The part of an RNA shown here (large-subunit ribosomal RNA, domain II) has 686 nucleotides and comes from Xylanibacter ruminicola. It matches the Rfam family "Bacterial large subunit ribosomal RNA". Model confidence (mean pLDDT): 82 of 100.

Context: one part of a larger RNA
This record gives sequence, C1' cells and structure tokens, in this order.
RNA sequence: ACCUACGAGUUACCAUCACCAGCAAGGUUAAGUAUUUAAGAUACGUAAGCCGCAGUGAAAGCGAGCCUGAACAGGGCGUCAAGUUGGUGGGGGUAGACGCGAAACCGAGUGAUCUACACAUGUCCAGGAUGAAGUCCCGGUAACACGGGAUGGAGGUCCGCACCGAUAAGCGUUGAAAAGCUUCCGGAUGAGGUGUGUGUAGGAGUGAAAGGCCAAUCAAACUCGGAGAUAGCUCGUACUCCCCGAAAGGCAUUUAGGUGCCGCGUCGGAUGGUCACCGUGAGAGGUAGAGCGACCGAUAGGUCAAGAGGGCUUCACCGCCUAUCGAGACCUGACGAACUCCGAAUGCUCACGGUCUGCAGUCCGGCAGUAAGGGGGCGGGUGCUAAGGUCCGUCCCCGAGAGGAGAAGAAUCCAGACCGCCGUCUAAGGUCCCGGAAUCCUGUCUGAGUUAGUCUAACGAAGUCUGGUCUCGAUGACAGCUAGGAUGUUGGCUUGGAAGCAGCCAUUCAUUCAAAGAGUGCGUAACAGCUCACUAGUCGAGAGACCGGGCGUGGAUAAUAAUCGGGUAUAAGACAGGUACCGAAGGCGCGGGAUAGCAUUAAAAAGUAUCGGUAGGGGAGCAUUCCAUACGGGUCGAAGCCAGUGGAUGACUGUUGGUGGACUGUAUGGAAAAGCAAAUGUAGGU
Repeated sequence: ACCUACGAGUUACCAUCACCAGCAAGGUUAAGUAUUUAAGAUACGUAAGCCGCAGUGAAAGCGAGCCUGAACAGGGCGUCAAGUUGGUGGGGGUAGACGCGAAACCGAGUGAUCUACACAUGUCCAGGAUGAAGUCCCGGUAACACGGGAUGGAGGUCCGCACCGAUAAGCGUUGAAAAGCUUCCGGAUGAGGUGUGUGUAGGAGUGAAAGGCCAAUCAAACUCGGAGAUAGCUCGUACUCCCCGAAAGGCAUUUAGGUGCCGCGUCGGAUGGUCACCGUGAGAGGUAGAGCGACCGAUAGGUCAAGAGGGCUUCACCGCCUAUCGAGACCUGACGAACUCCGAAUGCUCACGGUCUGCAGUCCGGCAGUAAGGGGGCGGGUGCUAAGGUCCGUCCCCGAGAGGAGAAGAAUCCAGACCGCCGUCUAAGGUCCCGGAAUCCUGUCUGAGUUAGUCUAACGAAGUCUGGUCUCGAUGACAGCUAGGAUGUUGGCUUGGAAGCAGCCAUUCAUUCAAAGAGUGCGUAACAGCUCACUAGUCGAGAGACCGGGCGUGGAUAAUAAUCGGGUAUAAGACAGGUACCGAAGGCGCGGGAUAGCAUUAAAAAGUAUCGGUAGGGGAGCAUUCCAUACGGGUCGAAGCCAGUGGAUGACUGUUGGUGGACUGUAUGGAAAAGCAAAUGUAGGU
C1' cells in the first nucleotide's frame, strides 16, 4: 500500500411540537389485588392522584371578572370554551449522550537488583622517579644557630600498566550496540577503585548542584483506581431518488475561529391580492453640479486708500515726503467633507389605476444552517486618486454554477445543465494552416514585422496621408546663378584708437538711385577685406508660414532559450462599411421522465409551466438481521461463490450455466447491534 472483517446520533426518564388512534366537558388510572393463561389478558383498585373545565391579586379576598386607583377615568391580565390518554416521529433537557483523541488533577499502592548519597564489612592498585621531617657523623658556636655528607622514606608529589574515567577526531546513525568501535587523551596511595550486606520514596528521597539521578521513564517515577475527567479544538461519521434552497449581515458578549436574539432557508397551518413591476398624482430631502457683490472660511494680480511705521519741519499744533505694513471699497480671476443665495437625475414614502398569479407577500408554529467571505463595475473614506491593500454604500458574479469564448485561467464576455438524438438556428467569439467556418467584397491608411499578438509617458524629428487659416506669385514668386549693394560720412560722443560692426546718444537724418541699414554676421590694433538686408538680369510655376487630425518613428531596460498559443502573415495588419458561414448543455424540432398549479368527485389522457445546486429543511423508497401471520421452494440440489445474459430513474433485482452440499423465499405487519473509502481508524492476511 491493497484486500477482508469490525468501526460513530443510542437507551432511560422529563416537558414540548406534528401526525395517527380512543374517549370527550371531560380524559386517564398508579403501585397493588383477584381470576385465568404458554406468553399474556380481563376485572377491581374510595378515582387515591394528575391534566382540563375561571380568572385575577403580593395577599386577605372577590369572581366573568379581578387588580391598580379617590374614581363611574385610564391602564394591566382575563372572559366569548377543547381537552385528555396512548403510540410513532422531530428537536430540547438530565444522564459519558454521535465516535476516537489530550497535556494534566486526585487517591491507594509498587519500586534504591539501574542510579544518588550514607552505614557496616571485605578486597585491589606492575614498575620506575623525586627525596620532606627526623636521626647519625664531620665542621662550626661560649652554648645555640648554621654549613656539609650519609641515613631516612614524607607527599590529595612525578612518569606509567591493571583499574576507573571520557579530551579531540573518524567510523557507526533501518548500528555489531536503544550510547558502541578505533586512535589520541585524564586520574592512577587517593575527596581512589571495587565486591557483599543494609538504609533513605514521589511535592518525597538523594544531589562536590547538571533540574542531575530515583530500573532504557523525571520541572515531580511507575501501577491500578476516580474515569467514558474535561476538550468553545482537530479528524471521522457508512444506501438511493425527488422538491425547495441559504449565509459569511446587525446588536450583545472576559467577546472576537465560541454563543444568544434578529435577518436570510425550509416544512405545516392560516390569510388572500395585501408583494413585485409600470403609469399618474402628492410629498420629505440638500447629494452631483453650480455659486459665493448670500453667510462662514480661504484666496492670485491691479486701482483708490483710512490708519500705522519711518524721515523732514516745529516750543507745540498744523504741515510735507515715502523702495515699509495696510483695514476697507472697486476691477479681473478662482477654492471648500465638516461653506450655501441655489440645486438636479436616481432612490425613498403615501394614494389611485393598470399589468402581474410568480415556490410572490404577511402572520403563527416545527426544524435549521450562517454570523472567517471573495472578485468585478459604479459612488466614496484611508493609502501615494499605490497594492491581488484596507473600510463603507450599491448592483452583478464566484461561493453553491456545469457549457461556449478569453492559448491555458473561481468570479471578464456569452449563457443558467431533467434525460436521450450521427437534427436545426443562433450568442459571445471567430472563418490562411494547426481548427469548425471567407485566402469574401468595397474604400482608405501603415512599410515600422509597426502591428495582429501584455501596458507605456513627458519630450524629440522636413517619416507619411489628410483638413484648415494667412502671405507671395506669368505686372514672373521660391531656390540657384550673374551684377550691384553707393554718397554727405571716419554721423555725434567716448577713446591711445572706435572709420556700419567695444560702448553711449538719436529727429538712425539726408542725397543719388533699379536698389543699398548712420548697417545682419565674420574680420582688423584701427583701417582694409568677405557677407547679409535691399535691387536688376537670367530662369519659368508654384512657393512659404502657422494651427489641427490619422497611421507610423526615437524615448523602450531583468536575470536558465527564445517566440504572436505556434506556423507564419505586407495582409492573414489598422480604420470604416457590407454579405455569407462556423460556433454552446442557449432557442427550436423529435422521443421519454418527474414535480406543481390551472383543477374540480377520484383516476386517466392532452395542453401549459417548472425540474444547476454547497450548508440546510421536507418527501418517497432500496438493501441487511431477527420476530409474527399466511403461502411457498429445496439432495430430481437451498444459501453462498464464479461466468454470462436481461429489467428498473436509482438504491437494487430477475434469469441461464458451473461450483457448492442444506437450508431458504414471497406477501403483510413488527423490532433493530440496520448500509463504510477516508477517522496518521482497530485486527488479520498478502
């Protein structure tokens, strides 16, 4: 891991609701006794008692009324009647109460053959080294002291076996071993090692102290018991079909992953058009917008300007000035969730009318689940007008929704799956190939593989197509080429110089001209020189400036190998238009089923509508074991098993053959140890 067997809402009592049955203003007996029987039944049991038939008040009490109260007011609870007994079922309560699961707590015992410490009594420690005190001899001293040499053999002394330990590394890690092996290493006469016999026990012991050890168990041992402790937690909870079908919200909570009430679901009963939608009419309101010479607040520029500050003057008053501030008024402009002189659309409320008859509405009762929600659009708060962020409102979807499109994809688009069909029409989206359907038609654009085929900015550019406004132009534009571009004058000032061209000034003037600035740029120390504006000639048709729109271009950048889903495409790209076709569980067609109303007296038939579904509610069935009654089958082969073959919407159920070798089925009722894929389920097998 698989297979087989086992494995979880039970039982008793209590009250409650529904259904069924009996009796009914009544209903019912209990323990027990008697009779009888195989179980059991019948009668009795003072109807004892219980529930109901009357309530109300704290009570005395009164009573279809009572209480409160001064009340003949008002108000509260009642009256105008259906119960009760039994059975079955739903949920609730008390019990272990659907099953398995703690860590723990308490009690009584068992443990010191492991280990900790202690006590008693034994035993063990190769060999080598060092050489304390003391003693002896010699020297030395007044005597000591002191010095030297021997002797001696001390020490938690040194080196190092046994023995005890365990520093480092390697190996081992389903080991040879639930702590070992190898090498190195520490102690090795001591606070040493060890044998035997004893002692100390669980909030206790023992501890050279690590929360260590107390039998492979220790921040409180082990065994049994209280005990099925408790578990707002996790996991699991077993056959089928049919109808309906949620919630992830509000309030509260030692509450936040729990629970109570309400909301939303379902079933039964009652009610009956009350709901929803549309129209008309009437209302409440201060949002979007707008406005602010209508308030509050904020606010840019300008004009006028009271006043203040500063300066001058003055003995003081008066007065004059201003590179400062500035109320207020006016002109122009503009802002606000907590501003409003204004002010919608929607939505909301009420009334009337119409449509509507839908698993619409409302009320009562039984039973729930939900109370972690999520994404998208729109209106907002918060945040960075960040987030697959967070918090509200509103609608949709996922949740609980399959099918088609989006390459793939919970919630985006299309569309809501009762079953069958090798029928048909469409939606979104598509129609070159992969791939079903146009290499379809018309007109433009793009040349970047832009793009189709992720999103992309400010800004930049004679890309290209197109629209508009203005100017110049056959009296010749624009571009090119040829020629001119002068004089007063070197304008005046300044300056070392300043002559068109360092700088300043301005009546930048005047003359000759086809035209020519007191000069556009380069240049010189200053001149000179080159050039421009401007003019003529040549040439011969459009030229120039600005403002828009379309498609393109640069800007353009991410980590394993790239790519639009791929191939590829100059359309099979973009824009605009058209006609076909493909395309879904959508629509329609044909066949079948179920549910419910129309709908009745019941059934049948035809029509119509409905039949996605998690939590959950309701309904109808299948199978297993046993019991009762009735009827059957079986050694001429029961059950079970194996292999075929039929039926039913399904759980399931017939039948044929083989095997097997003794039980078993159907109908109607009854009773349950009544259905397994899961619980790191339990046991066995492989």